This is a predicted structure of a 74-nucleotide RNA (transfer RNA) from Candidatus Sungbacteria bacterium RIFCSPHIGHO2_02_FULL_52_23.
Its mean pLDDT, the model's own confidence on a scale to 100, is 84.
The organism belongs to Candidatus Sungiibacteriota, within Bacteria.
Parts: sequence; C1' cells; structure tokens
RNA sequence: GGGCCCAUAGUUAAGUGGUAUAACGGCGCAUUCGCAUUGCGCAGGCGGGAGUCCGAUUCUCCCUGGGUCCACCA
Repeated sequence: GGGCCCAUAGUUAAGUGGUAUAACGGCGCAUUCGCAUUGCGCAGGCGGGAGUCCGAUUCUCCCUGGGUCCACCA
C1' cells in the first nucleotide's frame, strides 16, 4: 500500500429500510428484624461526516478505531 470482516445501553449479544430488543449490571418499590433471593417498575445506546430514499442502525461513499490475510521495504 491492497483485499475481507467488525463498530448497537456500563458489559455481552440480537435486530438489517417503518417507534431499537434481551441478558447481566445500575437505580427505585414490594417481600425480610436486616441481608441475600424473588417479583414489579425506571434510567441508559446505533463511532464521525456526506449521499440515496417519503423514511437510514440497516443501502452507497469518505474518515476514525479494531481484527485478519496478502504485497512491498529493510
């Protein structure tokens, strides 16, 4: 330098054009003498920019970061 893959909540993952889900974690309430457990509820997220589209997390391009393979130099 080139090819391919990845980036979604604090963490691990799902979702792949039409209100973004789960588990764990966090907070609150109930339960308990208290803790733990359990139940119910709440907060919290699509790496950045542009394009296409009525509508983009999803499609296209560029950038950033990570992984992997190849090439080049030494």